[in-house]
RNA sequence: CUCAGAAAAAGGUAAACCCACUGUGAGGUGGGGACACAAAGCCACGGGUCUAGGAGACUAGAUAGCCGGGUUACCCGA
Numbered sequence: 001c002u003c004a005g006a007a008a009a010a011g012g013u014a015a016a017c018c019c020a021c022u023g024u025g026a027g028g029u030g031g032g033g034a035c036a037c038a039a040a041g042c043c044a045c046g047g048g049u050c051u052a053g054g055a056g057a058c059u060a061g062a063u064a065g066c067c068g069g070g071u072u073a074c075c076c077g078a
Stems, first nucleotide, its partner, number of pairs: 002078002005075001012037002017032006035065001041071003045068003048063006
C1' cells in the first nucleotide's frame, strides 16, 4: 500500500418506541432505549425517496441507517 474479516482485546455508533425542545413539513437536537452496523465516521457530487411551494417546468429543503462516488480511520489476518 492492497485485499479479506469482526473470532479475540479495547472501544464506537444507535433503528423502532417513549419524553422534552425545535421546524409549516420531511426532519433535527437532547435524555431514555437497542433493531442493527466493520465505516451506521465525515462530504448532498450523481441517482433514488420524502417534504414545502408551484397548474407545470421547476425552486427551496430533508435523508450519509436507500444506492453509487469522494475522503479519513481503530483492531486482526494475508
The RNA shown here (c-di-GMP-I riboswitch aptamer) has 78 nucleotides and comes from a Bacillota bacterium. The model forms 95% of the base pairs in the Rfam consensus. Taxonomically the source falls in Bacillota (Bacteria, Bacillati). The sequence was found by an Rfam model in a public genome assembly.